[in-house]
RNA sequence: GAUAAAAGCAAACCCGUUGUAAGGCGGGGACGCAAAGCCACGGGGCCCAGAUGAACGGGGGCUAGCCGGGCUACCGAA
Numbered sequence: 001g002a003u004a005a006a007a008g009c010a011a012a013c014c015c016g017u018u019g020u021a022a023g024g025c026g027g028g029g030a031c032g033c034a035a036a037g038c039c040a041c042g043g044g045g046c047c048c049a050g051a052u053g054a055a056c057g058g059g060g061g062c063u064a065g066c067c068g069g070g071c072u073a074c075c076g077a078a
Stems, first nucleotide, its partner, number of pairs: 001075001008033002013028006031065001037071003041068003044063005
C1' cells in the first nucleotide's frame, strides 16, 4: 500500500461438539481483512464465583475480527 500479481484468512448464519457461562473447536458458508498471522502487556467490552445491607477493592475465565502495543511474514507501483 496500487484498478498489480501469486497466495492467505473467514463475519453473520446453519449443523455437530465442548463449557455453568462468556466463549472455544470441527464442517458448511463469505461480511469483510495489507497482517482478520502469533502474543492477554495496557485500556475497553463480555462471563463466573464469593463477601457485604450496599458499595469499593480483589479472584477466575473470555474477547487479538474493539483500540493501543510487541514479535514474525508474501509482493514491490507511487
Molecule: c-di-GMP-I riboswitch aptamer
Organism: soil metagenome